[in-house]
RNA sequence: GCCAGCUUAGCUCAGCUGGUAGAGCAUGCGCUUCGUAAGUGCAAGGUCAGGUGUUCAAUCCACCUAGUUGGCU
Numbered sequence: 001g002c003c004a005g006c007u008u009a010g011c012u013c014a015g016c017u018g019g020u021a022g023a024g025c026a027u028g029c030g031c032u033u034c035g036u037a038a039g040u041g042c043a044a045g046g047u048c049a050g051g052u053g054u055u056c057a058a059u060c061c062a063c064c065u066a067g068u069u070g071g072c073u
Stems, first nucleotide, its partner, number of pairs: 001072007010025004019056001027043005049065005
């Protein structure tokens, strides 16, 4: 220098054919216990890497940029 993949909650990851973004763990508050652990319920937590475009509508499609992983030279 060229090619391909990945970027979504604090962490690990889903998200179908474009139609109001979810799970587990962690965190907070309850229930249960004499108390703790375990168990269980609820809650909070997201400019979906950034930008532009297409569309009635974009995490999803196109392009540009950044980061990261792998391959080729």